A computed fold for a 101-nucleotide RNA from Gehongia tenuis, annotated as THF (Tetrahydrofolate) riboswitch aptamer. The source organism's lineage runs through Bacteria, Bacillota, Clostridia, Christensenellaceae and Gehongia. Of the family's consensus pairs, 83% are formed in the model.
[in-house]
RNA sequence: AGCAGAGUAGAUGUCUGCGCGUGAAGUGUCAACCGGACGGGGAGUUGCCGGUCGAACGAAAAGCGUAACCGCUUGCGGUGCAGAUGUCGCAUCCCGCUGCU
Numbered sequence: 001a002g003c004a005g006a007g008u009a010g011a012u013g014u015c016u017g018c019g020c021g022u023g024a025a026g027u028g029u030c031a032a033c034c035g036g037a038c039g040g041g042g043a044g045u046u047g048c049c050g051g052u053c054g055a056a057c058g059a060a061a062a063g064c065g066u067a068a069c070c071g072c073u074u075g076c077g078g079u080g081c082a083g084a085u086g087u088c089g090c091a092u093c094c095c096g097c098u099g100c101u
Base pairs, nucleotide, nucleotide: 001101002100003099004098005097010088011087012086013085014084015083016082017081018080019079020077021076022075029055030054032052033051034050035049036048040095041094042093043092061074062073063072064071065070
C1' cells in the first nucleotide's frame, strides 16, 4: 500500500410473565417546539429515537356473580413494561483494530 473481516447504540419478529384500556387511554398518521443517541477515537445528516402540545382518523365485546357500586373469567387492542430467543445493524466521512498479501 492492497484485499478481507470483527465489534456498538439501537430497530424488529416470536414466546413467557406482570399490567393498562375496552365509560377508549394507548398504538399508528400529520404539524410545531424542545431534547437525545448513533462500532475504539473524531465529525455527523435530509436518517433514527424520545418528550410536550395540537390536528385528523379510529375499535369487540361476551359470559358469570352482586340489591347496587362494582368484581371475576374468556376475548379484543397495529396496548405498556420486563425477561428469553432469532434476525438486522456504525446513514455517511476520516482515523484506529484483526487477518492475509